[in-house]
RNA sequence: AAUGCAAACUGUUCUAUCGCCGUUCCGAUCUUGCAUUGGGAAGGAGGAAAGUCCGGGCAACUUAGAGCAUCUCGCUUCCUAACGGGAAGGGGUUUAGGAUUGAAAACCUGAGCCACGGAAAGUGCCACAGAAAAUAUACCGCCUCGAUUUAUCGGGGUAAGGGUGAAAACGUGAGGUAAGAGCUCACGAGCUUUGCCAGUGAUGGCAAGGUUGGUAAACCCCGGGAGUUGAAAGACCAAAUAGGCUAACGCAUGUAGGGCUGCUCGUCCGAUGUUAGUGGGUAGGUCGUUAGAGGUAAGUGGCAACGCUUACAGUAGAUUAAUGAUAGAAGUCUUGAUUUAUCAGGAAACAGAACCCGGCUUAUAGGUUUGCAUUUUUA
Repeated sequence: AAUGCAAACUGUUCUAUCGCCGUUCCGAUCUUGCAUUGGGAAGGAGGAAAGUCCGGGCAACUUAGAGCAUCUCGCUUCCUAACGGGAAGGGGUUUAGGAUUGAAAACCUGAGCCACGGAAAGUGCCACAGAAAAUAUACCGCCUCGAUUUAUCGGGGUAAGGGUGAAAACGUGAGGUAAGAGCUCACGAGCUUUGCCAGUGAUGGCAAGGUUGGUAAACCCCGGGAGUUGAAAGACCAAAUAGGCUAACGCAUGUAGGGCUGCUCGUCCGAUGUUAGUGGGUAGGUCGUUAGAGGUAAGUGGCAACGCUUACAGUAGAUUAAUGAUAGAAGUCUUGAUUUAUCAGGAAACAGAACCCGGCUUAUAGGUUUGCAUUUUUA
C1' cells in the first nucleotide's frame, strides 16, 4: 500500500417559488365560535420509526392477600427504574505462536466461543459399529493343561497388544508374573474433603486424605423471580330512544349470578336483582397526547458500563391520518475524454411517527475511523 473479516459513527447541504400540518402574534368579517379569512415568526418522520421478542412508566380491575399450577432465570462483582440487557473479572474450551519433556501432562502470549447451579437424591438415555457401553465383556490375540496327530478340538487363566467406536472404564514409566492386571512403586491428570494464605467475590496457591465414563437447550433436584389486561387501555361532556320483549335462576345467617385469576381458599359487587338472547335509537367532541428514569455542552469520579455537579434550549402531535413538489448550484460515488487540470454523462441504500421510554433482533448504497489476518514493496 492492496485485499478480506469484524466493530463504531455518519448516511446529503444551500437558495428561490408554490403547497400541506399544528403553535403563536397582528388584523378583518359575522351567525361571537378556539367560526371564516389575510399577513408575519419560529417549527414539522428514523438509526432503525421495522419485528412485537424482553423490561418498565402510565391506566383500569382495586379494597387487599395466601396456596397450587404454569412460565422464566442460573459463575462472581458492579451499572441500571428494571430486564432474559450492559461492563469488568473467574472458570471451561478451540486455535496460532513460544518454551519445555524420553513421552504425556502442565506453563506463557495473542485471537475466538460458552444455553457457565447440581451426575455423591432418584429415574432415563448413549444410535450404528463392536465380544461388550456402567452390577461390562472376550472377536483376534497371549499363557497354560489335555486329547489327537501333524492340522485341529476341548478345559482353565488373561485384559498388557490389535480391531470397532465420540467414548472400551484415569494416564505414563518401571517392577513383578506362566502370561497379565493399580497387583506394587514412582511421577502426573480430573473430581472432591479438611486446614492455612491471597482476594469484596467467583476462584487461585500450598499441604494432607479420598476417589476415578458421559449426558440435565433429558425428566428431575436446589436457589431466585413473575397478579391480569393494554391506548381499540381508560376518563369526561354531549346526543338518542323502546333502559322495550323473551327465557332461566332468585327475592338475603349477603341468596341466584358475576368480578379479581388458569384452579382453590379468600375477598368485592349484588334485589323494580343477575345472567343469556332478541329488537330499536344515538355515536359528535375533549382529555389521555408529549416537559420525560428526556436532550445538548462543560467539568469531575470510575479500568469500564455508568454516576454526580453546573449551565443552556424548549426541538412533530396528526386522527380517512400533515411533514411535500419543482428549478438551480454545491457535495458523495462512478463512467468516458484528456498534458497538468478541466469537460461531459450517469447514480444514490434500508426505509414513514400514531401513549411514552430502556434493551434485543432483523434490513442497509456510499463515506470516515479503529482492530485483526493475508499478500506485496521499501528501510